[in-house]
């Protein structure tokens, strides 16, 4: 003191975490202007029976809450994480040449 390789630095990507919207799940949730089934009560008919249909059950959509797994998008200097490319001799490691 030169030179190669890795590390580090710097981009891109992939996984992963984190966070954030949806879906999934479970509750509420349409007195009438949603669906189903319609008691009582109306209408029609001489009668049989029929029409329409409020409550009440159910059910389903807008929507609100909720736990925590799963999911699909989106975002993030969170990764001694892979992988690929780039730059420096500022840092460290190992090679290897040279000089003293």
């Nucleotide at each position: 003191g030169g030179u190669c390789g890795g590390g580090u630095c710097c981009u891109g990507u992939a996984c992963a975490g984190c966070a954030g919207c949806g879906g999934c799940c479970u509750u509420c949730a349409a007195a009438c202007c949603c669906c189903g089934c319609c008691a009582g009560g109306a209408c029609c008919g001489g009668a049989a029976g029929g029409u329409a249909g409020c409550a009440a059950c159910g059910g389903u959509a807008c929507g609100a809450a909720g736990a925590u797994c799963c999911u699909u998008c989106u975002g993030u200097g969170u990764g001694u994480u892979g992988c690929a490319g780039g730059u420096u001799c500022u840092c460290c490691c190992g090679g290897u040449c040279u000089g003293a």
Bacterial small signal recognition particle RNA from a candidate division GN15 bacterium, 100 nucleotides, folded computationally. Model confidence (mean pLDDT): 76 of 100. Of the family's consensus pairs, 93% are formed in the model. Rfam family: Bacterial small signal recognition particle RNA. It is annotated as a non-coding RNA gene. Its Rfam clan is "SRP clan". Its family is annotated with SRP-dependent cotranslational protein targeting to membrane, signal sequence recognition and signal recognition particle, plasma membrane targeting in the Gene Ontology.